Description:
This is a predicted structure of a 72-nucleotide RNA (transfer RNA) from Candidatus Calescibacterium sp. The source organism's lineage runs through Bacteria, Bacteria candidate phyla, Candidatus Calescibacteriota, Candidatus Calescibacteriales and Candidatus Calescibacterium. It matches the Rfam family "tRNA". It is annotated as a transfer RNA. The sequence was found in a public genome assembly.
């Protein structure tokens, strides 16, 4: 220098263009002599930034930023 892929909750990851979710972690409660495990509940999001297409975008297009890999 060229190309591909990734970025969504604190962490790890889902989500046919049509209500943004799960597990773990956190908090509250149950259970227990107690802790862990287990069970119930609560809270937690600028879907990396900007722009575009669309009635509607996490998803499609462009660009920027960061990261991973391949080629040179």
């Nucleotide at each position: 220098g060229g190309g591909a892929c990734c970025a969504u909750a604190g962490c790890u990851c889902a989500a046919u263009g049509g209500c943004a979710g799960a597990g773990c972690a956190g908090c509250c409660g149950g259970c227990u002599c107690a802790u862990a495990a287990c069970c119930g509940g609560c809270a937690g999001g600028u879907u990396g930034g900007g722009g575009g297409u669309u009635c509607g975008a996490g998803u499609c297009c462009c660009u920027c930023u960061g990261g991973u890999c391949c080629c040179a």